[in-house]
Predicted 3D model of a 1403-nucleotide RNA (small-subunit ribosomal RNA) from a metagenome.
């Protein structure tokens, strides 16, 4: 510190998601130990139980219980017997110990909980109190004398179930009340002194006048305690300044309300209460209301600035079952007090009473969730008490819970044959993995034992605890999972599944090859924990103080004037509010940072510093800003002098046209439309001519020209009227600028009321149009439109650009002015000011584009925006007669909507061109008959692939069998075919049987080759495999088609742009071409086009056999048959020749283009081969070759048979025609390309043919196929379904081949079907070219109307490019980019939700 995600790509704008940190957490999976922490966030929901507030007998009186001593009584014993002693036992007194219920004093207002309620001086910070209170504590003064009544306890009686209550009597105090003294207390009254802050305060003073008090222990000194005043410390009360939440679809709010004068209450000010007077307070700086909420310290986060929380620990404030009350008291209106109502629980004898866990543990209960009814006052701290000591669920510790932070371990070292298993595999190995295993070592936690604390200040007392912590033994034993591997995000493979299961934060995955499901191997991450979810801060400059915008992405208000507000020219001079710098007092402690220390270490925590950015305080500058104050003229305003304006109200006027209304001329039309028809017209229309009516708008001037704040404003004249601009520089002295609310102006449409009403025109009617046509187009035609008053109040109200000032290169129109030079003057130049425009530079912007009229550079002030849809709705309110405006949400929904520019593609856009693309011509096709190939039905099969062009005489250059893949029967199972083992045999060839054959079985012949190791054939046997024309051309290679032989398609430097991409390649010419030229921020280059390559057209050279033959010579009936020869022809090798080269016009002098000569051929002479970058998931797993997937006694394979040849129909491409430019018959010419040995065959025979017999010659410029035919001459036919067609059929025959029945080809004879020239449509073709005539060849045993070639004959037409096709370049929209076969709106139809209606039905 960012990433993903809108698009074919791009930049912007923007939402959404993710990565990090954070929790009192829950869930889910696992889960060794110890330290320090934290644990009802929900029902302030009810509560069983037990603690949780007492103490004091040194204040009092009893009471019990004990214990000595005094004293009286005395059965009874003992001396002595008068007397004395002892003495159970009773009783009386004073008393000692010891425990108490009462009366009394202190404490129960602290302590612990809780966060309901509170938007408040509650709270937090910083001041006042001259407006206060303080128990106990301190520290100073000064004092306590002498009296008096009473009362619980108790007794006794009494009500009651109880709780409790009541009468009588009797007592005590440090309870209680007079009396006396006393002031520095307190009240009145007089005077003083110092002083402050207004009332006042502060000291000392004189009178008068009111008020105290307790006692206890001690042998005693003392001690504790009491009164009254003064100060202090602690604690509390009130007041004020500032500061911290959300709604204006809460705008008004208050009657003790506001403020005064008396009065009262309070510790104390005060409407705090009352009486009277006053009519006030608060409020857009947000009153009142309504919603939410304890408030900080401070926690999380963030770089800050901010934003969220307010758990524990720490301050304050509220509560205590819910409302209310008030008593005591130094403090309460009191959590474990009191009193009253309200609600629940509980006892009860029904009369009546008890009671609060938001205290500590438990309980139900809610909820996703949150702990023991421990142990202890040993240690800190709290009440009480002289104390001893008693209390204390505050506390201090245990105990549960991975809730969280932190710390440790679950072993360390060697160990390679890289074991084994798994996983993957290219089968070679890879990876798990030094990982185990083995072997050595330790010993932390656990475990067992033994010792043992600090914590505790003189003794004495330790809950935690036999606990930390120490020492010793044993012995690797007992301790490791969670997520998650498409991108973002580190981490990949097999296998399953097959838009199913299923996943997912976002984008997306899954439809048979899934790194995204699910499972396993691996892998990365963190680790006693991982993950999920939840929230809360970041990213998010995505609410912008820091730090955002608003011409088009969301955003300028339709204009204006103008309140509050905010901001404001130029000088002095004072003030010290803001601002600047010290001072001081505060900002608690914790926390948070730094340093040093204690728990082995950390976490935790002990001291010290630092920080607390505030706030008050005092003291000092004085530039800015404010304030005052004087004062200036530039900003603003007035005044003069001017000239422009469709500026604005309001009366008048004017012409042209359109309509109607009269006459009148005049005859059949007229009007409309692409084109018609409705409509007017013979009752006289249109047309024309004249005369009137009546409303409206005002051509031409006319202009990115003028005016105005916007709306808007357009014939003339007047009358009133506002604004601007020039010029001057006389007055004014900052009077300015915006400007929330408010007020006023505001187009069309609409709405009221009275006028009007020509033409135009929603609505409607009516003709077209069209599948429809509530439209476009016509014919009519009401509101309306026009006035005059009022409403309405909104527009693409736009420059989609709020207003105002300043400043920043330039050029060039235009409107209105003023000036200056010139000049007699004007008109031309030049300067300047306003207004309007267009080009441009810096700058700005996403980028289009803006640019002195800013979308630049500052400044001010106002509106306005925060993703898209829900929606400018819905509700509430205001406004309005209504129609409506205006203010305006949200549940829910999507992951995008958007903008400016880019490349295509596409348009029933433009522009330019080019092609048998149209025209212009020839000749077909669609119509018949056949062939032939598809559909489509049939069928056991009618295999299969081809599908617009670019599938259809296509693959197949030739299905009787075979082919052959299909069907139907009949076999075979390591196979017909290949590779390795193992055994056995020559392999075979004859023939027989049985059988549709495949096979299966006899018989006889036969006996390989070897280096003796085998090996080559055949049969059997076992497995590994083999085998597929089975799927998937949407998994592929590889070849094909098509656009298109169409001028394109790139690249590398440079340049231009944020970029995506531009430029080059685009313009001006040309050309068949992106083919040259020019030109230009391009400059070269590649793939293409053209050459280079082959046949052809001319000629020259070589060369001369199988070609050829003029000349010579032979020979024949005849023939280059021979001798010779090599000039021609011809053959093939090689050359030369064609270049816009030359000559002329055009062109730019270029390229190039027309025209000429020459020339065999001329502008690429003419053909072919050749296919650029991709486009069509275009065609092919069935040439072929593959990768997964499927079969394996069958989807393999071998066999006979059938089938691919079916046949109501439909469709393609061809053949035959349909005749006389022809048919038939006869005579009788001229080719080229090719083929030939399982071959082509000649002469000769024979058959009418077809073909047979036979075999010369030939691997071929020798010999054969080989007769070319149309054409030519001759003759017949005469327009007829014919002497035209030749389709079917029959009968005989040939030929191929085991086989011609489904199902070949041919010949002969017979037979003689449709057809008379082709609807709509529609194909090829620009010269040896169409069209016509043969003729070869490839396949093939045969089979050709197909295909692929050859030569002969031999046309016609092309003015143009407006349209039809299809293409190229440039332009130009666009919401397409699967790309117009695109995209996209609505309404139906079905399902289902949720509302509102609803006949009816239930309660």
């Nucleotide at each position: 510190a960012g990433a993903g995600u809108u698009u074919g790509a791009u930049c912007c704008u923007g939402g959404c998601u993710c990565a990090g940190g954070a929790u009192g957490a829950a869930c889910g999976c696992u889960g060794g130990c110890g330290g320090c922490g934290c644990g009802c966030u929900u029902a302030a929901g009810a509560c069983a139980u037990g603690c949780a507030a007492g103490u004091c007998g040194a204040a009092c009186g009893g009471a019990c219980a004990u214990u000595g001593c005094c004293g009286g009584g005395g059965a009874u014993u003992g001396g002595u017997u008068u007397c004395c002693a002892a003495g159970a036992c009773c009783u009386g007194g004073a008393g000692g110990u010891g425990u108490u219920a009462g009366u009394g004093g202190c404490g129960g207002a602290c302590g612990g909980g809780u966060g309901a309620g509170u938007a408040a001086c509650a709270c937090g910070u910083g001041g006042g109190c001259a407006a206060u209170c303080u128990g106990c504590c301190u520290u100073u003064a000064a004092g306590a004398g002498g009296g008096g009544g009473a009362u619980a306890a108790c007794a006794c009686a009494a009500a009651g179930a109880a709780a409790u209550u009541u009468g009588u009597g009797c007592u005590a105090a440090u309870a209680c009340c007079g009396c006396a003294u006393a002031a520095c207390a307190c009240u009145g009254c007089g005077a003083g002194u110092a002083c402050g802050c207004a009332u006042g305060u502060a000291c000392a003073u004189g009178c008068a006048g009111u008020c105290a008090a307790a006692g206890g222990a001690g042998c005693a000194a003392u001690c504790c305690g009491c009164u009254u005043a003064a100060a202090g410390a602690u604690g509390a009360g009130c007041c004020c300044g500032c500061g911290g939440c959300u709604g204006a679809u809460u705008a008004g709010c208050u009657a003790g309300u506001u403020g005064g004068u008396g009065a009262g209450g309070u510790a104390a000010u005060g409407g705090c209460u009352c009486a009277c007077c006053a009519a006030g307070g608060c409020g857009a700086c947000g009153a009142u209301c309504a919603g939410u909420a304890g408030c900080c310290g401070a926690a999380c986060u963030g770089a800050g600035a901010g934003g969220u929380u307010g758990a524990a620990c720490g301050g304050c404030c509220a509560c205590a079952u819910u409302g209310g009350g008030a008593c005591u008291g130094a403090g309460a209106c009191a959590c474990g007090g009191c009193c009253c109502a309200g609600a629940c629980u509980c006892c009860u004898a029904c009369g009546g009473g008890a009671g609060g866990c938001a205290g500590c543990a438990g309980u139900c209960g809610g909820g996703a969730a949150u702990a023991u009814u421990g142990c202890g006052c040993a240690a800190u701290g709290g009440g009480g008490g002289a104390a001893a000591c008693c209390c204390u669920g505050a506390c201090g510790c245990a105990g549960c819970g991975a809730c969280g932070c932190c710390g440790c371990g679950u072993a360390g070292a060697g160990g390679a044959u890289g074991a084994a298993g798994g996983u993957c595999u290219u089968c070679g190995g890879a990876u798990u993995g030094u990982a185990a295993a083995c072997u050595c070592u330790u010993g932390u936690c656990g475990a067992c034992a033994g010792g043992g604390a600090c914590g505790a200040a003189a003794a004495a007392u330790g809950a935690c605890g036999g606990u930390a912590c120490c020492u010793g033994u044993a012995g690797a034993g007992g301790a490791a999972g969670c997520c998650c591997c498409g991108g973002c995000u580190a981490a990949c493979u097999a296998c399953g599944u097959g838009c199913c299961a299923g996943c997912a934060g976002c984008c997306g995955c899954g439809g048979u090859a899934a790194u995204a499901c699910g499972u396993a191997g691996g892998g990365g991450g963190c680790g006693a924990g991982c993950g999920u979810u939840a929230u809360c801060c970041g990213g998010a400059a995505u609410u912008a103080c820091u730090g955002g915008g608003u011409g088009u992405a969301a955003a300028g208000g339709g204009c204006g004037u103008g309140u509050a507000g905010g901001c404001g020219g130029g000088a002095u001079a004072u003030u010290a509010a803001g601002u600047c710098a010290g001072u001081u007092g505060u900002g608690a402690a914790a926390c948070c940072c730094c340093a040093c220390g204690g728990c082995u270490c950390a976490a935790c925590u002990g001291u010290g510093g630092g920080c607390g950015u505030g706030c008050a305080u005092c003291u000092g500058a004085a530039a800015c800003u404010a304030a005052u104050a004087u004062u200036c003229u530039u900003g603003a305003g007035u005044g003069c002098a001017g000239g422009a304006g469709a500026g604005g109200a309001a009366a008048g006027u004017g012409g042209a046209a359109u309509u109607c209304c009269u006459a009148g001329u005049g005859u059949a039309g007229c009007g409309g439309u692409g084109a018609a028809a409705u409509g007017c017209g013979u009752a006289g229309a249109u047309a024309u001519u004249a005369g009137g009516a009546g409303g409206a708008a005002c051509a031409c001037c006319a202009g990115u020209g003028g005016c105005g704040a916007a709306g808007g404003c357009g014939g003339c004249u007047u009358u009133c009227u506002g604004g601007a601009c020039u010029g001057u520089a006389a007055c004014u002295g900052a009077c300015g600028c915006u400007g929330a609310g408010a007020c006023g102006c505001g187009a069309a449409a609409g709405c009221g009321u009275g006028g009007g009403g020509a033409g135009c025109a929603a609505a409607c009617a009516g003709g077209a149009u069209u599948a429809g046509a509530u439209a476009c187009c016509c014919u009519g035609g009401u509101a309306g439109u026009c006035c005059a008053c009022g409403c309405c109040g909104u527009a693409a109200a736009c420059g989609a650009u709020g207003g105002a000032u300043a400043c920043u290169a330039g050029g060039u129109g235009u409107a209105g002015g003023a000036g200056g030079u010139a000049u007699c003057g004007a008109c031309c130049c030049c300067u300047u000011c306003u207004g309007u425009g267009c080009c441009g530079g810096a700058g700005u912007u996403a980028a289009c584009a803006c640019a002195a009229u800013a979308a630049g550079u500052a400044u001010c002030c106002c509106a306005c925006c925060u993703g898209g849809g829900g929606a400018g709705u819905a509700c509430g309110g205001c406004c309005g007669c209504a129609a409506g405006g205006u203010u305006g949400a949200a549940a829910c929904u999507c992951a995008a909507a958007g903008g400016a520019a880019u490349u295509g593609a596409c348009g029933g856009g433009g522009g330019c061109c080019c092609g048998c693309a149209c025209a212009a011509g020839c000749a077909g096709u669609g119509g018949a008959g056949u062939a032939u190939g598809u559909g489509g039905u049939u069928u056991a099969a009618u295999u299969c692939g081809a599908a617009g062009c670019a599938a259809c005489g296509c693959g197949a250059a030739g299905a009787a069998c075979c082919u052959u893949a299909c069907c139907a029967g009949g076999g075979u199972u390591u196979g017909a075919c290949a590779u390795c083992c193992c055994u056995u045999g020559a392999a075979g060839u004859u023939g027989g049987u049985a059988g549709a054959g495949a096979u299966a079985u006899c018989a006889a012949c036969g006996u390989c080759c070897u280096u003796c190791g085998g090996g080559a054939c055949c049969a059997g046997g076992a497995g590994a495999c083999a085998g597929g024309u089975g799927g998937u051309g949407c998994a592929u290679g590889g070849u094909u088609g098509u656009c298109g032989u169409c001028a394109g398609c790139u690249c590398g430097u440079g340049u231009c742009g944020u970029g995506a991409g531009a430029u080059g390649u685009u313009g001006g010419g040309u050309u068949a071409a992106g083919u040259c030229c020019c030109g230009c921020a391009a400059c070269g280059a590649g793939c293409g086009c053209a050459a280079c390559c082959c046949c052809u057209g001319u000629g020259g050279u070589u060369a001369g056999u199988u070609g050829c033959c003029u000349g010579c010579a032979c020979a024949u009936a005849a023939u280059g048959g021979u001798g010779g020869g090599c000039a021609c022809u011809c053959u093939a090798g090689c050359c030369a020749g064609a270049c816009u080269g030359c000559c002329g016009g055009c062109g730019a002098u270029a390229a190039g283009u027309c025209g000429g000569a020459g020339g065999a051929a001329g502008g690429u002479g003419g053909g072919g081969a050749c296919g650029a970058u991709g486009u069509c998931a275009a065609a092919u797993c069935a040439u072929c070759a593959u990768g997964c997937c499927c079969u394996u006694u069958a989807u393999a394979u071998c066999c006979u048979g059938g089938g691919c040849a079916a046949c109501a129909c439909a469709c393609g491409u061809a053949c035959u025609a349909c005749a006389a430019u022809g048919g038939c018959c006869g005579u009788a010419a001229c080719a080229a390309u090719g083929g030939g040995a399982c071959g082509c065959a000649a002469u000769g025979g024979u058959g009418c043919a077809a073909g047979c017999c036979g075999g010369a010659g030939c691997a071929a410029a020798u010999c054969c196929c080989c007769g070319a035919a149309a054409a030519a001459c001759g003759g017949c036919c005469u327009c007829a379904g014919u002497u035209c067609a030749g389709a079917u059929u029959g009968u005989g025959g040939g030929c191929u081949g085991a086989a011609a029945c489904u199902c070949g080809c041919c010949c002969a004879c017979a037979u003689g079907a449709a057809g008379u020239c082709g609807g709509a449509a529609u194909u090829g073709c620009u010269a040896g070219u169409a069209a016509u005539g043969g003729c070869a060849g490839g396949u093939c045993a045969g089979c050709a109307u197909a295909c692929u070639g050859c030569c002969g004959u031999g046309a016609a037409u092309a003015c143009g490019u407006u349209c039809c096709c299809g293409g190229g370049c440039c332009u130009u929209g666009u919401a397409c980019a699967c790309a117009c076969c695109g995209c996209c709106c609505g309404u139906c139809a079905c399902a289902c939700c949720a509302u509102g209606a609803g006949a009816g039905c239930c309660c």
The RNAcentral record of the sequence draws on SILVA. Its mean pLDDT, the model's own confidence on a scale to 100, is 84.